[in-house]
Background
The prediction has a mean pLDDT of 82. A computed fold for an 82-nucleotide RNA from Nitrospirae bacterium UBA2233, annotated as transfer RNA. Its Rfam family is "tRNA". Rfam classes the family as a transfer RNA. Rfam links the family to the GO term triplet codon-amino acid adaptor activity. Taxonomically the source falls in Nitrospirota (Bacteria, Pseudomonadati).

Formats: sequence, C1' cells, structure tokens
RNA sequence: GGAGAGGUUCCCGAGCGGCCAAAGGGAGCGGUCUGUAAAACCGCCGGCUUCGCCUUCGGAGGUUCGAAUCCUCCCCUCUCCA
Repeated sequence: GGAGAGGUUCCCGAGCGGCCAAAGGGAGCGGUCUGUAAAACCGCCGGCUUCGCCUUCGGAGGUUCGAAUCCUCCCCUCUCCA
C1' cells in the first nucleotide's frame, strides 16, 4: 500500500431503524447464610429534583418523525495479502 473484520456502560460482550439507558457474564455496592472468610443465593449497578426527565454506543457531520443500527469523512485496533 491492497482486501476484510471491528470500536457499545468499570471490564468482557449481545444488540431487525421505533418495543433501548441498551440482553447476558464479570467486577463493584448492599443483604441472606457462615464462628470468620470463601462459595452459594437475593437486590442494586449512567445521572437527576425518580409518575418522570436528561445525557450516552471511537470523533465530527448527514439522512429520518425517530439512529448504537443507515450514509460521508476522520482516528484507532485486529486478521490476511503484498
């Protein structure tokens, strides 16, 4: 340089244009249990003034009534080829 795959919450990872603050697992926090700890089980796990509202999926634009999802450019990672 060419071809392809990917970037999602603290981490890993799923995610048909609407049913998405976004499955599931881990970590963390609280609890049950235990002499203590571990394991196991239950709850919480973006923020807030918590019927609800706001912001968010690498960055910036765009399409759309509506975007993590589609389009454009850029950044980064991985695989193969040269």